Predicted 3D model of a 350-nucleotide part of an RNA (small-subunit ribosomal RNA, central domain) from an uncultured prokaryote. Rfam family: Bacterial small subunit ribosomal RNA. Rfam links the family to the GO terms structural constituent of ribosome and ribosome. The coordinates come from a structure-prediction model, not an experiment, and the mean pLDDT is 90.

[in-house]
Context: one part of a larger RNA
RNA sequence: CUGGGCGUAAAGCGCGUGUAGGCGGCGACGUAAGUCGGAUGUGAAAGCCCUCGGCUCAACCGAGGAAGUGCAUCCGAUACUGCGUUGCUUGAGUUUCGGAGGGGGUGGCGGAAUUCCCGGUGUAGAGGUGAAAUUCGUAGAUAUCGGGAGGAACACCUGUGGCGAAGGCGGCCACCUGGACGAACACUGACGCUGAGACGCGAAAGCGUGGGUAGCAAACAGGAUUAGAUACCCUGGUAGUCCACGCCGUAAACGAUGAAUGCUAGACGUUGCGGGUAUUGACCCCUGCGGUGUCGAAGCUAACGCAUUAAGCACCCCGCCUGGGGAGUACGGUCGCAAGAUUAAAACUC
Numbered sequence: 001c002u003g004g005g006c007g008u009a010a011a012g013c014g015c016g017u018g019u020a021g022g023c024g025g026c027g028a029c030g031u032a033a034g035u036c037g038g039a040u041g042u043g044a045a046a047g048c049c050c051u052c053g054g055c056u057c058a059a060c061c062g063a064g065g066a067a068g069u070g071c072a073u074c075c076g077a078u079a080c081u082g083c084g085u086u087g088c089u090u091g092a093g094u095u096u097c098g099g100a101g102g103g104g105g106u107g108g109c110g111g112a113a114u115u116c117c118c119g120g121u122g123u124a125g126a127g128g129u130g131a132a133a134u135u136c137g138u139a140g141a142u143a144u145c146g147g148g149a150g151g152a153a154c155a156c157c158u159g160u161g162g163c164g165a166a167g168g169c170g171g172c173c174a175c176c177u178g179g180a181c182g183a184a185c186a187c188u189g190a191c192g193c194u195g196a197g198a199c200g201c202g203a204a205a206g207c208g209u210g211g212g213u214a215g216c217a218a219a220c221a222g223g224a225u226u227a228g229a230u231a232c233c234c235u236g237g238u239a240g241u242c243c244a245c246g247c248c249g250u251a252a253a254c255g256a257u258g259a260a261u262g263c264u265a266g267a268c269g270u271u272g273c274g275g276g277u278a279u280u281g282a283c284c285c286c287u288g289c290g291g292u293g294u295c296g297a298a299g300c301u302a303a304c305g306c307a308u309u310a311a312g313c314a315c316c317c318c319g320c321c322u323g324g325g326g327a328g329u330a331c332g333g334u335c336g337c338a339a340g341a342u343u344a345a346a347a348c349u350c
Stems, first nucleotide, its partner, number of pairs: 003322004007304002012318001014201004021194003025088007033081002035077008049065006091191001092188003095184004103177007110154001115149007125136002162169002206247006215241002220236004258317001261314003266295011299306002323350003332343004
C1' cells in the first nucleotide's frame, strides 16, 4: 500500500463559516479525452512455459515455438464518465403571509432573601454539632418591628417542555438583531453536498489592567475528630465568583454516536404550524408538515443494546484507529504575559 474498523473493546476534530480538492438531479444534440473492440509496429538476449534434441539419466546445455499485464499509431463503438451547446423542475434558493421560542446584544425597572448600618421593644443567652469547642453577646447579642445601604441571583410558573451550530440560554419591559418552522401561489433554473489548510465561536478554572465585593468560598487560621488527621464536621476567612476591555482555547466540550441525501412495520405521549369534521368555545375525533420523547417489526450487534431522531439498507466527502507500558511524554516547530496549549517520537520493556 492492499485490508478491517471508530456508541461501551484503539478510534468522530468541542462547534461552525468556508478556500483548494473530491463527489454530484432529469432530458436532447455534438465531441470522442477517459472507457471498450480490432489491426499494425514495438515489447533485445538470457530466464519462465511448451515441443524436439545433446551429455548413459538428471541437474546442465542446444534449437524451435508460445507468452509477454505495457507503449505508440490507425480504424471503429458511444452505454457510462468528462467536455461543449441547449432545455427541464423534483435538489437548492428567492418572494408573500403567519404564528412559536430562557437564540444573541444594549439599556432600564421589580420583588423575595442573605449581610451590614441606624432606631424601637426586650433580656441572657445565641450559634453550632453525633457530642462539643473555637466564635458572637450585659459596651445589650439572638429574637422581633420600622427605616436605610449594597451586591449577587431570579422561588412558584418549570415540563422526558422551548431555543441555539456547539459552548450554552430562565424575573419584567423597551430597543437593535440571527435562525428555524407552517401555509399559499409565483420566480431563478443544479446555483448542490462535503471540506485538507484557513478564519471565527468556544463551559469552568486561570492570566493582565481598572472597578466592584452581599452571600459563597480554594489558600490560610483556629476548634473538634483521630494512633496521627496537612481531610471529612464546626467557627472564621483571602484570591476568586460579579462588571468592562484584552488573553487563554481546554473538558466525561457526551448521544462517549462527524456532515449530507435517499430508502426500510408500527404503537403511545408531547411541542409548533396547517387542513377536515364538529360544537359554532377552548376541547374531542381524522389528517399533513417540522421538532422532541418512550416502547417496539424486519435488520444489525461480541453482547449490552440500536431500531424512520438507526448503531438497519445504500451512496458521497472529511476526521480518526492499528497491542500494553514508556507517553499525550522528550526534542524541535508554532501559539501564549504566564500557566500552559498544539503538533508529536524513540530507546527500553512486557